A computed fold for a 72-nucleotide RNA from Anaerotignum faecicola, annotated as transfer RNA. Its Rfam family is "tRNA". Rfam's curators write: Transfer RNA (tRNA) molecules are approximately 80 nucleotides in length. Its mean pLDDT, the model's own confidence on a scale to 100, is 80.
[in-house]
RNA sequence: CGCAGCAUAGAGGAGCGGUACCUCGCAAGGCUCAUAACCUUGAGACCGCCGGUUCGAUUCCGGCUGCUGCAA
Numbered sequence: 001c002g003c004a005g006c007a008u009a010g011a012g013g014a015g016c017g018g019u020a021c022c023u024c025g026c027a028a029g030g031c032u033c034a035u036a037a038c039c040u041u042g043a044g045a046c047c048g049c050c051g052g053u054u055c056g057a058u059u060c061c062g063g064c065u066g067c068u069g070c071a072a
Base pairs, nucleotide, nucleotide: 002070003069004068005067006066007065010024011023012022013021018055026042027041028040029039030038048064049063050062051061052060
């Protein structure tokens, strides 16, 4: 050089052609004598980058970058 997989909130994961969900974490409130636990609400990612297809792309296609694995 080659082949395959992965890249999505602070962390870990899911997701499907119609602008994204869950758990933990974070903030506020409730409950409690109080803390924890529990309950409610909220903030936080426009999905690695650049193009293409499409009315519409996180999803499909190509290239690039990074990581992991296989082979050599």